[in-house]
């Protein structure tokens, strides 16, 4: 310097649930709260999956059935892209 994460040490994150709040929903953000995480830092880029307000089809008086992402999810996977400690 790198690769490995079985070792110290210093911290770091924070899942399920409560409240609060935005959001048509998924969810997101905050706060309590740890199930976990060695990139649980970032990035929706490719795949999965999640929601369907608007659109579009059926029906058609209404109610209703379905297609769809431009919405979400990196704490599903895969990729980029940075970063601590590193004994052996």
């Nucleotide at each position: 310097a790198u690769c490995a994460g079985c070792a110290a040490a210093g911290g770091g994150c924070a899942a399920a649930c409560u409240u609060g709040u935005c959001g048509a929903a998924a969810g997101g953000c905050a706060a309590g709260g740890a199930c976990g995480c060695a990139a649980a830092g970032c990035u929706a880029a490719g795949g999965g999956u999640c929601u369907a307000c608007g659109g579009c089809u059926c029906c058609g008086c209404a109610c209703g059935a379905g297609c769809u992402a431009u919405g979400a999810u990196c704490g599903c996977c895969u990729g980029g892209u940075u970063a601590c400690c590193g004994g052996g």
The RNA shown here (c-di-GMP-I riboswitch aptamer) has 88 nucleotides and comes from Thermobacillus composti.
Model confidence (mean pLDDT): 88 of 100.
Lineage of the source: Bacteria > Bacillati > Bacilli > Paenibacillaceae > Thermobacillus.